[in-house]
């Protein structure tokens, strides 16, 4: 170089036909307990990789760029 796939919370991931961003772990606060652990309940936490461009509305479509992975040369 060139083809494919990814990039959503602190970390893992879903997201269908464009229509309110969702679930685990982890964090906080609670109940249980003598205490812890465990298990239950509730609460925060998201520029959806960057830019643009479609469109009443974009994580999702289209274009350009950065990163990872994988595979041709």
């Nucleotide at each position: 170089g060139c083809c494919g796939c990814g990039g959503u919370a602190g970390c893992c991931u879903a997201g269908u036909u464009g229509g309110u961003a969702g679930g685990g772990c982890g964090g906080c606060g609670g109940a249980c307990u003598c205490g812890u652990a465990a298990u239950c309940c509730g609460c925060a936490g998201g520029u959806c990789c960057c830019g643009g461009g479609u469109u009443c509305a974009a994580g999702u479509c289209c274009c350009g760029g950065c990163c990872g992975c994988g595979g041709c040369u």
Transfer RNA from a Candidatus Asgardarchaeia archaeon, 73 nucleotides, folded computationally. The RNAcentral record of the sequence draws on ENA. Rfam family: tRNA. The family's RNA type in Rfam is transfer RNA. About the family: Transfer RNA (tRNA) molecules are approximately 80 nucleotides in length. The source organism's lineage runs through Archaea, Promethearchaeati and Candidatus Asgardarchaeia (ex Tamarit et al. 2024). The coordinates come from a structure-prediction model, not an experiment, and the mean pLDDT is 83.